RNAcentral holds the sequence, with entries from ENA. This is a predicted structure of a 372-nucleotide RNA (Bacterial RNase P class A) from a Muribaculaceae bacterium. It is recorded under the gene name rnpB.

């Protein structure tokens, strides 16, 4: 110098003219009204005004209803290990196996009883009671054989397959085979580090298929969802039909079932039909934001300190014009000239996660060359 990896911030500024919503605070005062106060539009001045993901709506909560919101089952969800948070399926540091990659790093996975059962298309001799090619003994048949057949033995070699009875290397065998043996696996104990998942030493046991699902375990979990709710106006129609008639009960209570409770018994509950769908509120002071400091390896977390940053409602946060800044490409190298500057746009909020992002900047770390 080039090529790469891992975090981080930024993601356009600045000027003029006009333009749009909120608040705050003053002025004003239309209906309305005896009077006084209150008071719409309207004006002025300030102050502010879309994001790192606002997107998906995939966890989680905060809040708000449901007259047991209680118990239990069943679904569901989550599963290695400290820490962290209000909580999380989330974070941050790790640990084990297994891919990629020369590295840096990046990806996936991670409960289980010394289990049970199921399946594993298709191929294959057999998917765990295996023997297609085949090795090895013996016995017959043949002029002879490396041929045919018969009977015992193998599972090492070959073939199929995503998987074929732990790997490799030597003994031993007719000929193989954890038969045996040394190492690696796999397991049990005991020991050390360590907060622990797990490493590391030492020793005993020849020990044991692979996915998946059913099984079992701990831990979690009451639904709805701002289109929750709460209030005001206004308008209408239940004179239908069905349960169910009085102690009981029919039904009926915000996911499924039982159990309790609790409405309810002429009034509820189901169907059908009719009105209205307008206005206010919920609505933004937040498990907030910055800065310093102290602890932690860091996610955070405590002290101190300053601040208040949309609240809209068919939808406000803009439009013009110049002149800048990045990228980039032409040339007459000139204070030139052209093109272009990303994903994208609140809607009750809040922490998370997954997706998408043109370009500029910084910090660390790996390789490759060259040079001192």
């Nucleotide at each position: 110098a080039c090529a790469g990896a891992g975090g981080c911030g930024u993601g356009g500024u600045c000027u003029g003219u006009c333009g749009c919503u909120u608040g705050a605070c003053g002025c004003g005062g239309c209906c309305a009204a005896a009077g006084g106060a209150u008071c719409a539009g309207g004006c002025g001045u300030c102050a502010a005004g879309a994001g790192g993901a606002a997107a998906g709506u995939c966890c989680g909560g905060g809040c708000a209803c449901c007259a047991c919101a209680g118990a239990g089952c069943a679904a569901c969800a989550u599963c290695c290990u400290u820490u962290c948070u209000a909580a999380c399926g989330g974070a941050a540091a790790g640990c084990u196996g297994u891919c990629g990659g020369c590295a840096a790093c990046g990806g996936c996975a991670g409960g289980g009883a010394c289990a049970a059962u199921g399946u594993a298309a298709c191929a294959g001799a057999a998917a765990a009671c295996a023997a297609c090619c085949g090795c090895c003994g013996g016995g017959a048949g043949c002029a002879a054989g490396u041929c045919u057949u018969c009977c015992g033995g193998c599972a090492a070699g070959g073939g199929u397959g995503a998987a074929a009875a732990g790997g490799c290397g030597g003994g031993g065998u007719a000929a193989g085979a954890g038969c045996c043996c040394a190492c690696c696996g796999c397991u049990c104990g005991c020991g050390g580090c360590g907060g622990a998942a797990u490493c590391c030493g030492c020793g005993g046991g020849g020990c044991c298929g692979u996915a998946c699902a059913u099984c079992c375990g701990a831990u979690g979990c009451g639904g709805u969802g701002c289109a929750a709710g709460g209030c005001c106006a206004a308008a209408u129609a239940u004179a239908c039909c069905g349960g169910c008639a009085g102690u009981c009960a029919a039904g009926g209570g915000u996911g499924g079932c039982u159990c309790g409770c609790c409405c309810g018994u002429u009034g509820c509950c189901g169907g059908g039909g009719g009105g209205u769908a307008g206005g206010c509120u919920g609505c933004u002071a937040a498990a907030u934001u910055c800065c310093g400091u102290a602890a932690g390896c860091a996610a955070u977390u405590g002290c101190g300190g300053a601040g208040u940053c949309a609240g809209a409602u068919a939808a406000a946060u803009g439009a013009c014009a110049g002149a800048c800044g990045c990228a980039g490409g032409c040339u007459u190298u000139a204070u030139g000239c052209c093109u272009g500057u990303a994903c994208a746009u609140a809607a009750c909020c809040c922490g998370g996660c997954u997706u998408a992002c043109a370009g500029c900047g910084c910090c660390u770390c790996u390789g490759u060359u060259c040079c001192c």
Lineage of the source: Bacteria > Pseudomonadati > Bacteroidota > Bacteroidales > Muribaculaceae.